[in-house]
Context: one part of a larger RNA
RNA sequence: UGACGGGGGCCCGCACAAGCGGUGGAACAUGUGGUUUAAUUCGACGCUACGCGAAGAACCUCACCAGGGCUUGACAUGUAGGAAGUAGGAACCUGAAAGGGGGACGACCUGUCAAGUCAGGAGCCUGCACAGGUGUUGCAUGGCUGUCGUCAGCUCGUGUCGUGAGAUGUUGGGUUAAGUCCCGCAACGAGCGCAACCAUUAUCCUUAGUUGCUAAUUUCAAAGCCGCAAGGCCUAGAGAUGCACUCUAAGGAGACUGCUCGGGAUAACCGAGAGGAAGGUGGAGAUGACGUCAAGUCAGUAUGGCCUUUAUGCCCUGGGCUACACACGUGUUACAAUGCCGACUACAAAGCGUUGCCAACCCGCGAGGGGGAGCUAAUCGCAAAAAAGUCGGCUCAGUUCAGAUUGGAGUCUGCAACUCGACUCCAUGAAGUCGGAAUCGCUAGUAAUGGCGGAUCAGCUACGCCGCCGUGAAUACGUUCCCGGGCCUUGUACA
Repeated sequence: UGACGGGGGCCCGCACAAGCGGUGGAACAUGUGGUUUAAUUCGACGCUACGCGAAGAACCUCACCAGGGCUUGACAUGUAGGAAGUAGGAACCUGAAAGGGGGACGACCUGUCAAGUCAGGAGCCUGCACAGGUGUUGCAUGGCUGUCGUCAGCUCGUGUCGUGAGAUGUUGGGUUAAGUCCCGCAACGAGCGCAACCAUUAUCCUUAGUUGCUAAUUUCAAAGCCGCAAGGCCUAGAGAUGCACUCUAAGGAGACUGCUCGGGAUAACCGAGAGGAAGGUGGAGAUGACGUCAAGUCAGUAUGGCCUUUAUGCCCUGGGCUACACACGUGUUACAAUGCCGACUACAAAGCGUUGCCAACCCGCGAGGGGGAGCUAAUCGCAAAAAAGUCGGCUCAGUUCAGAUUGGAGUCUGCAACUCGACUCCAUGAAGUCGGAAUCGCUAGUAAUGGCGGAUCAGCUACGCCGCCGUGAAUACGUUCCCGGGCCUUGUACA
């Protein structure tokens, strides 16, 4: 100087407390350990591994296993030599395919030349250099990432002090979300962080008005009402005018403790208030200092060393990664009446779509099939939002709860659904009656709850992940205690 303390002081954080909802019990999904296996490829292991790499394992992927094949190789460059019906290559044979035979037919480019004549190239064969390796080392590395932690810290120049390590500055009094700011001070300044600058959201103005909007004006007008009729009234809707409104997207305005009062040291700042769409960082993002963990990744890519070279490379068929006594993590669905079932009826946002999204209409109980309009999309489509609401049924039961499992019949994708896909229909109807010790998340449009979309993707084991909107709470006395962290100080047989 640090680090540590079941030392002290001050302070913070869903850290505790106060609340709400879960996990731990059940079934299933998924990851992991273990076991098994020819193989169940590899990596990740407290927090910071375990719905993690994987934002898609039937083949492929693929790295694993069994078997069949190839050897300058599936791919790149160079070099030497060689063959001219050369390169390519149909039928056919063998084979699970790959591969191995076979060889009808049969080229290209440049220069030269009278000429398919010659030379060269591409391509082919043989050989040599080499290729290749998801082989090894993340404790040789780059790059990227996690974590402490969006915590408020980490340093430097000059000066001063100290023999020196080093100190000071950065400590102190206040204050802040903040080493934020003020005051003081042998310090004076500065840098990386904080904040701001960036994009988004909340309000208003201007501009613009199609594919968006429809207040007003106008035309037509189904249904309904009046009427014998002509016709009239009313309004859903369609067209036109229009750009008021909504919206879209470009530019601006706006919030700065600016104003008032009180406290404070006449400071920083704090409390209350006015005005305002918004008030003291308005909300939520992006942004992660010096460093720590020889943290993670050689399997994303790059890369040193080592290893391999008729194999640890390459191709193919089939299998495996999906096994199952068991143990753990993360989730989904429930155990019901604030519920379940049936019918009817409203209100979104954000996305995606031309090898695509697919309307109307028809067939099918349904998955789906047929059909073909429109759309390169503010135009058309996915698209039905669901919870909510209204009406009816169920009446506390293993039930009109719950849906696992199993049998049968089907649909779709795809070369192919046996191992091993999703979905539909009929039947079946298991465990489960709110979960021990323990443990997790969350402070507001949050938790809880309801649906919608997207990436990956032929299809899908998505209940995962990333977004979007609807409905919409409770509680915080407080900082004694648990956990993590910041500053000062103290002790130390630690470095």
The part of an RNA shown here (small-subunit ribosomal RNA, 3' major domain) has 495 nucleotides and comes from a Candidatus Omnitrophota bacterium.
Its mean pLDDT, the model's own confidence on a scale to 100, is 83.
Its Rfam family is "Bacterial small subunit ribosomal RNA". The family is grouped with related families in Rfam's "SSU clan". Its family is annotated with structural constituent of ribosome and ribosome in the Gene Ontology.